Formats: sequence, C1' cells, structure tokens
RNA sequence: CUGACGAACAGGUACACCCGCUGUGAGGUGGGGUCGCAAAGCCACGGAUCUUAAGCAUUAAAAAGCAAAGAUGGCCGGGUUGUCGAA
Repeated sequence: CUGACGAACAGGUACACCCGCUGUGAGGUGGGGUCGCAAAGCCACGGAUCUUAAGCAUUAAAAAGCAAAGAUGGCCGGGUUGUCGAA
C1' cells in the first nucleotide's frame, strides 16, 4: 500500500409517522422524526414486488385481463466508489 475483516474512535445516513410541494398512481422531494444500517453511497444489468392516465380487448355498465410504460437501491443478486484501523 492492497485485500479480507469489523472492536474502538471520528463521523455519516435516516424506517415508520407528521407537515408542505409534486405525480393519474406506485412514488419522489423539502422540513421534522430517529427504527435501523459497515456501504441503508451511487447504478435499473438480472430476478422479485408495486402502479396504471391513455391504448388493446371485454361488459348493459363495471371489475378482472393483455401489451406497454413507469416505481422500488432500506427486497435480493450484480457492478462501481468510499471513512476508520484493534484482533
């Protein structure tokens, strides 16, 4: 110095919930909050889950369905970057 690992120190972040804004919606975002997290930093490549205005199709009308588009990184895998330094 690098990798593995995760005691301590210094820090970081912020679930649920509440309020504002935004989106048809899942959700996102700012503030509060602080369950947790050694990557709970970032990235939709694979899986999984969630949404549905318009479209297709169907119906007396709906619901359900199809395709497509989107969301979730604190669902998992994967990729990538990073703080500290005991055993």
This is a predicted structure of an 87-nucleotide RNA (c-di-GMP-I riboswitch aptamer) from Alishewanella longhuensis. Model confidence (mean pLDDT): 84 of 100. It was read from a public genome assembly, where an Rfam model found it.